[in-house]
RNA sequence: CCAGUUGGCCAGAUGAUCGCUCCGCUUUGCGGGGAGGAAAGUCCGGGCUCCAUGGAAAAGCGGUGCCGGAUAACGUCCGGCGGGGGCGACCCCAGGGAAAGUGCCACAGAAAGCAAACCGCUCAUCUUUGUCUUCUCGAAGACUCUGCAGGUGAGUAAGGGUGAAAAGGUGCGGUAAGAGCGCACCGCGUGACUGGUAACAGAAGCGGCAUGGUAAACCCCACCGGGAGCAAAACCGAAUAGGAACAACGUAAAGGCUAUGCCUUCGGUCAUUUCCAGGCCAGUUGUUCGGGUUGGUUGCAUGAGGCGUAUAGCAAUAUGCGUCCCAGAUGAAUGGUCAUCACGAAGCAAUUCGUACAGAACCCGGCUUACCGGCCAACUGGCAUU
RNA sequence: GGGCCUGUAGCUCAAGUGGUUAGAGCUAACGGCUCAUAACCGUUCGGUUGUAGGUUCGAGUCCUACCAGGCCCACCA
Numbered sequence: 001c002c003a004g005u006u007g008g009c010c011a012g013a014u015g016a017u018c019g020c021u022c023c024g025c026u027u028u029g030c031g032g033g034g035a036g037g038a039a040a041g042u043c044c045g046g047g048c049u050c051c052a053u054g055g056a057a058a059a060g061c062g063g064u065g066c067c068g069g070a071u072a073a074c075g076u077c078c079g080g081c082g083g084g085g086g087c088g089a090c091c092c093c094a095g096g097g098a099a100a101g102u103g104c105c106a107c108a109g110a111a112a113g114c115a116a117a118c119c120g121c122u123c124a125u126c127u128u129u130g131u132c133u134u135c136u137c138g139a140a141g142a143c144u145c146u147g148c149a150g151g152u153g154a155g156u157a158a159g160g161g162u163g164a165a166a167a168g169g170u171g172c173g174g175u176a177a178g179a180g181c182g183c184a185c186c187g188c189g190u191g192a193c194u195g196g197u198a199a200c201a202g203a204a205g206c207g208g209c210a211u212g213g214u215a216a217a218c219c220c221c222a223c224c225g226g227g228a229g230c231a232a233a234a235c236c237g238a239a240u241a242g243g244a245a246c247a248a249c250g251u252a253a254a255g256g257c258u259a260u261g262c263c264u265u266c267g268g269u270c271a272u273u274u275c276c277a278g279g280c281c282a283g284u285u286g287u288u289c290g291g292g293u294u295g296g297u298u299g300c301a302u303g304a305g306g307c308g309u310a311u312a313g314c315a316a317u318a319u320g321c322g323u324c325c326c327a328g329a330u331g332a333a334u335g336g337u338c339a340u341c342a343c344g345a346a347g348c349a350a351u352u353c354g355u356a357c358a359g360a361a362c363c364c365g366g367c368u369u370a371c372c373g374g375c376c377a378a379c380u381g382g383c384a385u386u
Numbered sequence: 387g388g389g390c391c392u393g394u395a396g397c398u399c400a401a402g403u404g405g406u407u408a409g410a411g412c413u414a415a416c417g418g419c420u421c422a423u424a425a426c427c428g429u430u431c432g433g434u435u436g437u438a439g440g441u442u443c444g445a446g447u448c449c450u451a452c453c454a455g456g457c458c459c460a461c462c463a
Stems, first nucleotide, its partner, number of pairs: 001382010012341007020034006036357001040368002043366005048229004053277004058273002061225005066080005081095001082093004096220002101218002103214003118160002120156008129147001130143006168186006187209001188207003193202003233298004243289007253265005267281004291462003305324008342355005387459007396412004405443001414430005436452005
């Protein structure tokens, strides 16, 4: 210098002037605050509020899934392990269980999960046929390198072909032909023992090799989870027909006593079901239609808060100290114009145009997605020079 | 602001439990019938199953992230 990887930051700047909104004050005014890294998607996790009750965790439903840690919590983050990619810095992984069970594996193929045999290879036997020899001339025998073709029976999984996937691979021996049938090496399974908190790593020995894939199919194992959501919820005020229909459950039963009552048993109900404890047993609840309002206040911004610094830790993060208060609208504020500068594009120049993605709505921690351009730090590969 | 649902041909719908080249009706184009039109008969066109990625041998179907469209909600008695 070129190419790249990772992490972090900025999101045009300054001034003038005219507005908008909120708060405070000594109120014709003055002072102060006023979008984001994603405010977005609403995909996760919490705070907070309500739902007529607490516990057990048996059943069901939903979610998560290597190990350890962080955290209020998480499907997030950090550090490791394993697998894959890259020359490398580094990046990616829904990464538990297929040896508990069930299902599926289309087409092709002999065969798709338990073994099976289409072609081929080999042996035995039979038939036909060929060659040779003998003789009584149409029969018998032989084929030494045991010929050719076909049938039957048996062996085989080396080879062919199909498929996404075919039962360890290579070599030597062995065999009628073959085969982990035997051996060597590699792979695989199991694994004493060693290291590590663990995932896991290494590995003596043993086993001729069984047990293909799919769980983003059912399922099994471990862990977690009650539901709804600020249009939740509470209060004040106004107005109306304090209405109607339907449905569910119930006001039930038995016994005793000192009897309009009390007690016991039983039953019902209490927000997925069941069980236990406790409460309640009354006109309650739900849905739909109809009527009225479209007002105000709280919730609502001091919070798992920001910044700086020290300590612990590889890190995520935690703790201590100091300092700061920093949007709060509701037909919904956060903007317009001018000047100078910065960057980019066009133009010979004067100059002109543009400066992304996008905008709070109860709040917070994450993830994902969108995004012009620029800066900083660490690292990797290559080239050149010293 | 919050919650929920749906995307398959121009339109309306199919596609048991993932399986070969995604079907049906209407529409459209062409031909026939008719003096002509409609109806009728026949043939044909038309789909990256909203987009992208993943799981799998294989995805309309299963999973994830986006995109587009639609529906519901307050208070009082």